[in-house]
RNA sequence: ACUGACUGCACGGGGCGCGAGCUUGGUAGCUCGCUGAGAUGGACCCGUUGAACCUGAUCCGGCUCGCACCGGCGGAGGGAAUGCAGAUGGUCGUUUGU
Numbered sequence: 001a002c003u004g005a006c007u008g009c010a011c012g013g014g015g016c017g018c019g020a021g022c023u024u025g026g027u028a029g030c031u032c033g034c035u036g037a038g039a040u041g042g043a044c045c046c047g048u049u050g051a052a053c054c055u056g057a058u059c060c061g062g063c064u065c066g067c068a069c070c071g072g073c074g075g076a077g078g079g080a081a082u083g084c085a086g087a088u089g090g091u092c093g094u095u096u097g098u
Base pairs, nucleotide, nucleotide: 001091002090003089004088006086007085008084009083010082011047012046013045014044016041017034018033019032020031021030022029023028053078054077055076059072060071061070062069
């Protein structure tokens, strides 16, 4: 000099499903269970090196009570277009000493 990941703060982006039971005229609500980081938490995830998340999609194949999960679609189209501080490592160069 360049650079990587990490932590904190600020700012910005995002999602919230499935099953059973109960209540209600109904919208809906409550309880329990499942998966998950997260199922509405003052929490979680993600911010371009962007599979966080959205669209296609009420998609196709497998599997499941169902969601979930696996493969495809597919690195296809979109997507927040970032600052500060702290601590720590890597590479290159220069100088000094032995």